About this RNA: A computed fold for a 1383-nucleotide RNA from an uncultured prokaryote, annotated as small-subunit ribosomal RNA. Model confidence (mean pLDDT): 83 of 100.
RNA sequence: GAGGGGUAAGUGUCUUGCGACAGUCGACGACCGGCGCACGGGUGAGUAACGCGUAUACAACCUACCUUUAACAGGAGGAUAGCCCCGAGAAAUCGGGAUUAAUACUCCAUAACAUUGAUUUACCGCAUGGUAUUUCGAUUAAAACUCCGGUGGUUAAAGAUGGGUAUGCGUGACAUUAGUUUGUUGGUGAGGUAACGGCUCACCAAGACUACGAUGUCUAGGGGUUCUGAGAGGAUGAUCCCCCACACUGGUACUGAGACACGGACCAGACUCCUACGGGAGGCAGCAGUAAGGAAUAUUGCGCAAUGGGGGCAACCCUGACGCAGCCAUGCCGCGUGAAGGAAGAAGGCCUUAUGGGUCGUAAACUUCUUUUAUUUAGGAAUAAUCCCUCGUUCGUGAACGAGGUUGAAGGUACUAAACGAAUAAGCACCGGCUAACUCCGUGCCAGCAGCCGCGGUAAUACGGAGGGUGCAAGCGUUAUCCGGAUUUAUUGGGUUUAAAGGGUGCGCAGGCGGACCAAUAAGUCAGUGGUGAAAUCCCGGGGCUCAACCGAGAAACUGCCAUUGAUACUGGCAGUCUUGAGUUUAGAUGAAGUAGGCGGAAUAUGUCAUGUAGCGGGGAAAUGCAUAGAUAUGACAUAGAACACCGAUAGCGAAGGCAGCUUACUAAUCUAUAACUGACGCUGAUGCACGAAAGCGUGGGUAGCAAACAGGAUUAGAUACCCUGGUAGUCCACGCUGUAAACGAUGUUCACUCGUUGUUGGCUAUACAUAGUCAGCGACUAAGCGAAAGUGAUAAGUGAACCACCUGGGGAGUACGAUCGCAAGGUUGAAACUCAAAGGAAUUGACGGGGGCCCGCACAAGCGGAGGAGCAUGUGGUUUAAUUCGAUGAUACGCGAGGAACCUUACCUGGGCUUAAAUGUAUAUUGACAGUCAAAGAAAGGGGGCUUUCUUCGGACACUUUACAAGGUGCUGCAUGGUUGUCGUCAGCUCGUGCCGUGAGGUGUCGGGUUAAGUCCCAUAACGAGCGCAACCCCUACUCUUAGUUGCCAGCAUGUAAUGAUGGGGACUCUAAGAGAACUGCCUACGCAAGUAGAGAGGAAGGUGGGGAUGACGUCAAGUCAUCACGGCCCUUACGUCCUGGGCUACACACGUGCUACAAUGGCAGGUACAGAGGGCAGCCACCACGCGAGUGGGAGCAAAUCUCCAAAGCCGGUCUCAGUUCGGAUCGAAGUCUGCAACUCGACUUCGUGAAGCUGGAAUCGCUAGUAAUCGCGCAUCAGCCAUGGCGCGGUGAAUACGUUCCCGGGCCUUGUACACACCGCCCGUCAAGCCAUGGAAGCUGGGAGUGCCUGAAGUCGGUAACCGCAAGGAGCUGCCUAGG
Repeated sequence: GAGGGGUAAGUGUCUUGCGACAGUCGACGACCGGCGCACGGGUGAGUAACGCGUAUACAACCUACCUUUAACAGGAGGAUAGCCCCGAGAAAUCGGGAUUAAUACUCCAUAACAUUGAUUUACCGCAUGGUAUUUCGAUUAAAACUCCGGUGGUUAAAGAUGGGUAUGCGUGACAUUAGUUUGUUGGUGAGGUAACGGCUCACCAAGACUACGAUGUCUAGGGGUUCUGAGAGGAUGAUCCCCCACACUGGUACUGAGACACGGACCAGACUCCUACGGGAGGCAGCAGUAAGGAAUAUUGCGCAAUGGGGGCAACCCUGACGCAGCCAUGCCGCGUGAAGGAAGAAGGCCUUAUGGGUCGUAAACUUCUUUUAUUUAGGAAUAAUCCCUCGUUCGUGAACGAGGUUGAAGGUACUAAACGAAUAAGCACCGGCUAACUCCGUGCCAGCAGCCGCGGUAAUACGGAGGGUGCAAGCGUUAUCCGGAUUUAUUGGGUUUAAAGGGUGCGCAGGCGGACCAAUAAGUCAGUGGUGAAAUCCCGGGGCUCAACCGAGAAACUGCCAUUGAUACUGGCAGUCUUGAGUUUAGAUGAAGUAGGCGGAAUAUGUCAUGUAGCGGGGAAAUGCAUAGAUAUGACAUAGAACACCGAUAGCGAAGGCAGCUUACUAAUCUAUAACUGACGCUGAUGCACGAAAGCGUGGGUAGCAAACAGGAUUAGAUACCCUGGUAGUCCACGCUGUAAACGAUGUUCACUCGUUGUUGGCUAUACAUAGUCAGCGACUAAGCGAAAGUGAUAAGUGAACCACCUGGGGAGUACGAUCGCAAGGUUGAAACUCAAAGGAAUUGACGGGGGCCCGCACAAGCGGAGGAGCAUGUGGUUUAAUUCGAUGAUACGCGAGGAACCUUACCUGGGCUUAAAUGUAUAUUGACAGUCAAAGAAAGGGGGCUUUCUUCGGACACUUUACAAGGUGCUGCAUGGUUGUCGUCAGCUCGUGCCGUGAGGUGUCGGGUUAAGUCCCAUAACGAGCGCAACCCCUACUCUUAGUUGCCAGCAUGUAAUGAUGGGGACUCUAAGAGAACUGCCUACGCAAGUAGAGAGGAAGGUGGGGAUGACGUCAAGUCAUCACGGCCCUUACGUCCUGGGCUACACACGUGCUACAAUGGCAGGUACAGAGGGCAGCCACCACGCGAGUGGGAGCAAAUCUCCAAAGCCGGUCUCAGUUCGGAUCGAAGUCUGCAACUCGACUUCGUGAAGCUGGAAUCGCUAGUAAUCGCGCAUCAGCCAUGGCGCGGUGAAUACGUUCCCGGGCCUUGUACACACCGCCCGUCAAGCCAUGGAAGCUGGGAGUGCCUGAAGUCGGUAACCGCAAGGAGCUGCCUAGG
């Protein structure tokens, strides 16, 4: 098959079968031909590029299929697939022969408005140039099929669509990438291309790009968009759309309208596979799927029904495009998990102030209601319009229209109805602050949490659990990333004195900015209009899915770019003019301005000579050093180098660095005055150039003094320092280098403007020398303003303008690497890894200082007496022990809790008992007990036994016992607490209200000048007042008075005694105890404003707080105490409770604290003799008498106390001892006693006799005390049976010395100053170090990537060349040249 030769399968016919026939119809394998395969789909490796975006241009181009217009299609020829035959090979595949067709191929003809050469005329354009037109010449085309309608073919013109090329603008990082380039830049000519062009080639020229960032390296597909943000911006480039690039990696062309081609070709390479080892095959960044990698990402699904694409006349075929479905809470949206009532506010959990209350909580149960959803059943879409077929109309094999028929993957899905019944459906994070939400238990700096701050070491709202709560919700948290907050890169919208930050200074190219007037221009600028800014997205008002997400249509927007028309104030460019900015000329003035030369004196050192003699020098003190070889000192002379006293300054000059004896020369600058001249000539200034202290370097000089290094002497624990003695580079000069400093005013340069006061330098003007004005400098104070404040303030850090430089948390680090400069030293430029949560500024309050000023205190000093040595007492440490109970530990523990341990106390140890208990209360029940007494075992407690045995108003009382409920703990935590106490410190301070000052912390007041014991008072004062403290008020004491007069007193009167207020009496006195007075710097003198101070002042008992006590501000020390007491929490419960016995707290190599007694003559001993105060006393004090050596005992008055009683010693008087280990000292030990007590062994006190130790005044160091004090002497009391009391608390007697003074030690107060401290100097802080190896570096080595250049080789392939072979020819094969991937 509607291009062709045809017929493998299939179909039909024939045949038993092998097989044969049929190309007319339907259908068609392979083949020739045509069209498509350059679309659609994927990915983002490369690319920093005209790749992309946007706007233009092509007069320099192409475009199959489609549309329109015009013209045309005549003739001829030879092949080749297929088919048939043969062959090679494992295969892939290939070779040979014969034969054949076409819309395949070739030739001839015809031909133009095509192409090309020459030519005529006209018009147009921004340029090359273009368009139209006349004439002549040359070249080039086609295909047929047919149902006869047409379809297809060729040429030309035009359209549409799609592409190609060029250009403006935009589009990353790094300058530690500054120079790049040879086809490179341009020209002429040629080639090539669809087309312009170094695109390629030949020749010529030497250009081209670059600080407005070339080249290089690194990174990256671009855009519409998306996220965020008030915006400007910042980040982004998934899905969707546009463009680009790529298709295993690299290169190459072919075909074609279009490719240098994802599912084409060739070559090279890597990899995988097949192999007969000779050779071959392959490319999921298509859809699924697999593996690997990874924190992580899906189904080897359905369908071409729709939309779209390709082929075809069509039917139809193809289509992992696409339409659907599946998986995933990945995101967005919507819905549900029920609603109403229901209090015994149940049980249970949790909490609690626990007979109770709160909360989960109307929650549940229960009653009533609803049915989305789930489940079951039934029904059940739209998406479908076509093509095509049939019929019909106009018409006539066709076209258009109409009717009917046909076509559904999703899908029996969406949706609808019914049934059923609360039925099927809630989690995650969090609850210290930020940040909504709180309690309990467990744990105990562990386990753990943590975004930041941070939480946890025994009461954790922070860890873990629980109850409760909060937030969100089919999700909730975590992690990663981006934007925001962050004005924290600052265009909007920051800064640079001290916080990070002004270049060391000037000159100056580029660049940026720039005075007045006029004119024109129109680049910037502004306005209008036109084009474009794809669609989607975003916004707005409508619409469609039940709503929404989502989708669709409309409108607006897209802030941009281009073109055009207009405006002309400002800026720019052009032209002209001006003088005020800038400069020049004239005159005058100024200065340590610079460079070179000359000169000067003082000092120092050295040398020579002289005088002269023993030291000099140095220092905190010394020594090293110098010196009898004559130093130091003194004098004279000589020499050398460096620096320039006085003037001199808060001054002057210079761009800065810097500059100082005098003088000369040269050079520069600044200022002032007056006119004249030029006419914006100006300001700033990256790169660049020049200058640039000291130190340092090079070469050559010089070297007096000074002086790194070095040496010695000291100091010191050491002293590589400070101090001393020496001393070399260096310091000086010339030339050259270095190029840095806290090169600072920590303040860039220039211009303009903005209150005042005052000093000073150089001019000028007026003028009298005073004084005033003005210009340029140098200073101080200050208004406004500014500033975080300190501060600054016309010399701005104020208000503005221009330009440059620099900053962006601390450390690492101004380091490394690179580059560059340098002789070197080193300079300039200048990171990162890593690490920390701060680093920093200014100011405030404290604290501190071997900072300052003022002041005080027994703080020192001046004194007196101690302690440290001895013995003993007592407390502590340590040790010991069954136990030596516990606490207190610098000052501020250690004679402390304890004001009284033989038992008890007692808390500790041993042993023996008890378990609702030793006590108490309530209730219940029983009994009539209980109690007492007796004797026995036992250490006792406790246990067992005997005897005796209630009262009653009959209600009960009393008592034991039993049971129940309440216990008990000297166990822990004083770092959970109350209360209470110590200390700073009886120091003078600590605060508040209002006002004022400061952004604030905070300050002021409270500071300053005086004064005081005192923040006491006065004066001054932006403070005025007040409070707690100080002082006073209170008590004792010192004086007087009044009142009162017993138990006290006794002058006078009286009585009495040996004697005594003993008695009558008295209130005078002493005294007692109540009240009052008195002292206030009141008076005087001096000083002072005052406060006040001074005075041996007066007066007074007392004089400047008269003396003492009580009285302790805000606070500090997590000071002490859970063992006085109270109390939170924890712990024990036949014991960590409680009873009892005995022991211990009393131990003893030692160390310390506090005391007593001493060491003697100011004393000891013995005798005589005198005087207190304050207290105590009935289970008591005890007179007096007797006894005893004595402690005491036995009698015995008085006294519950001014009545009675306990009561002095030192002292005084005379005596003795005579300097000794004693007549000192009394320890220790022995003996005998007394007393208390149940009991003196461990373990009491006292007495008597005997014994008679150490000790002769105490090292370093240290304590108390300033007047009725120290010292010394005794007395009393509490506790208590007694007492280890020499302790504590009180009382009186006797009764001193010294204080110049504030330098020093200690403590304290006020002011001020510095601070890197604030747990506050017992602070803070620097360096090194074991181990580890997170980061960085080194390391024997090992191993990659990218790029450049040179040379060699060079596949495929295009292009070029070519006589031999093939072909009639066109042409081909072969060979070869250039280029090139790769090697």